The part of an RNA shown here (small-subunit ribosomal RNA, central domain) has 350 nucleotides and comes from an uncultured prokaryote. Its Rfam family is "Bacterial small subunit ribosomal RNA". The full RNA is in RNAcentral, with records from ENA.

[in-house]
Context: one part of a larger RNA
Parts: sequence; structure tokens; C1' cells
RNA sequence: CUGGGCGUAAAGCGCGCGUAGGCGGAUGUAUAAGUCAGAUGUGAAAUCCCUGGGCUCAACCUAGGAACUGCAUUUGAAACUGUAUGUCUAGAGUAUGGUUAGAGGUGAGUGGAAUUUCAGGUGUAGCGGUGAAAUGCGUAGAGAUCUGAAGGAACAUCAGUGGCGAAGGCGACUCACUGGGCCAUUACUGACGCUGAGGUGCGAAAGCGUGGGUAGCAAACAGGAUUAGAUACCCUGGUAGUCCACGCCCUAAACGAUGUCAACUAGGAGUAUGGGAGUUUAUCUCUUGUGUUUCGAAGCUAACGCGAUAAGUUGACCGCCUGGGGAGUACGGUCGCAAGACUAAAACUC
Repeated sequence: CUGGGCGUAAAGCGCGCGUAGGCGGAUGUAUAAGUCAGAUGUGAAAUCCCUGGGCUCAACCUAGGAACUGCAUUUGAAACUGUAUGUCUAGAGUAUGGUUAGAGGUGAGUGGAAUUUCAGGUGUAGCGGUGAAAUGCGUAGAGAUCUGAAGGAACAUCAGUGGCGAAGGCGACUCACUGGGCCAUUACUGACGCUGAGGUGCGAAAGCGUGGGUAGCAAACAGGAUUAGAUACCCUGGUAGUCCACGCCCUAAACGAUGUCAACUAGGAGUAUGGGAGUUUAUCUCUUGUGUUUCGAAGCUAACGCGAUAAGUUGACCGCCUGGGGAGUACGGUCGCAAGACUAAAACUC
């Protein structure tokens, strides 16, 4: 390269937006670049292939033919692709309406429970902790209990294989600003679409810089235990950090270990949230969307399992894999304050 693959065997970029590119709905006309057919020229000889001939045969030599799947010119065809132009509405989008659901985002304000500390009252000898203890706290009055104050962080119940978001993620209440989705009705635009190498934005936790903040928790660290030892597990403390603002970092089992978009292919049950219809107006029934969960036909799969939210049947585009170790390492490059990230081998070895 031709292939074969990517839920769990190697393999889906953490997730969007989007440039180039690739691919692209229905219908008419034109064109003839691709495409198809014919003709002409060329496609050296040798070689290869076929049929003869010559060395006794063969290898070899030799004659003729075919072939040289190509290129150019020219004449035509017009289905498909392209191009140009016109039309359309099923894709896509816009408008209108909604007593439409929602932890979607940002900012500001507010609240109660609890922990801790401080002040005061009552009160006396223990408290705390463990498998058992000890370190620790306490007669300078602890722990317990009552009252008050301060401050920080997180929001019990509601809470749900419930909801929202592209992913990361989002959970007290109120207000302001703001993104997206869904449903219904008609109207409008008229293919405006899909994917997306580079690029660009977002991206848990930890970590970094500057300045604040620090109740609880808690790497490091100290002490007490355990143990042969115990740089641990358990206990008493405890600093970074966790929180806020701004700026970096850019990684995760960033998982559904399943890329995005579209079409098609039995059903059953639950749940969230819209619309419609019906009557017996009920804690009702039927129906139609959009999500989400579970079981399952066909089919698929090595099996497990998946099964209209596919891992089924297909199409478009991107990413990625190619035995284990060496190694996601070295070197080089780019980025970063650093930590490091991204890109990414080989020798050798089994």
C1' cells in the first nucleotide's frame, strides 16, 4: 500500500465552534470538464505472448502476428458527477404564541441548622479517645448545660436509574442580566446543509503567581500507640491547601471505557415534560411530540451482552489501531513562572 478493525482483546481526540478540504434534497434547460463510443496519429528495437522456421533436441537464434491496457488530435452520446442558469419545499433556518419544564450560566443580596472560638451564668471532677491504651484537655474550674456574640464554609428534609448543560459540571432562598431546549399554529427564506486536517474557545481535582480569607477538614510535619520493624493503617495535634478576586496550568477510569450527522428496521412496562381528543368529569381513558430508564423480536457479537438512546441495516466526514517489554520514555521542537503538558522514536530483548 491492498486490507481488517476501534463497548470489554491494540484502537473514538475530554467537549464545542469553525477554516481549507471531502460529501450533499427535488425538478427543468444549457454545457461537455469528468464519463462512454468511434476514427486518425503515436506508443523505437529487443523482451513477454501466439504461430512458423534454423542449429540432431533444448537453451539459444530467427520470420510474421498479436500486444504495448498509454498519450495527443478529432467526431459523436448526454444517463450519472461537475459547471452555468431557472423553479420548488420534504433538509436547514426565521417569525408568532406558550399558565412550557429545568441544581443551565453570571452578578448582587438574604436565611436557618450545625461545627469552632470568645464572653457571662449554673456546676464539680473528670473529659476525650481506642480493639485496648496513651499522647492531649481539665481544680488557673474542663467536659455537661443555659444565654449572648464573632467568623468561615457547606446548604439536611424536598431528592427521584428525577431535571438542566456540548463536555467539565450544576442543588438553601430572592432579585437582576443571560444561553439553550421543547410544544403548537400558521406565515416566510429557499439547500442557506453534514463533517471538519490545521486553527480557536471551554475544560473536575491537584498544582503555580499576586492579594485577601481561614470555622471545619487536612497532604507535609510532631507526638502517642501497634509492630520484629511501622518513614503506614488507629489516636491527639497540625501547616500548605480547601474558600474569594484576578492571571496561569490543560491533565483524569475527562467512562456509556461506545466520534458527529442522517435514514430505515417487532413489541411490553416505568418515568419527566409539552400538545390534542373523548366521555361516565375521574386520583379517568385514548392519542401525538421531546427526553430518560428497564425488559425484549429480528439481527449483530468470540462471548458477555447490544437491541429505535443499537454494538442491527446503510450512507457522509473526521480521529485512531497494527505483538509484549523498552516507552507514552530519550532526543529535537512548541507551550509553561515552575510542576510539567503536547508531539514522539530507536538500539536491545521475549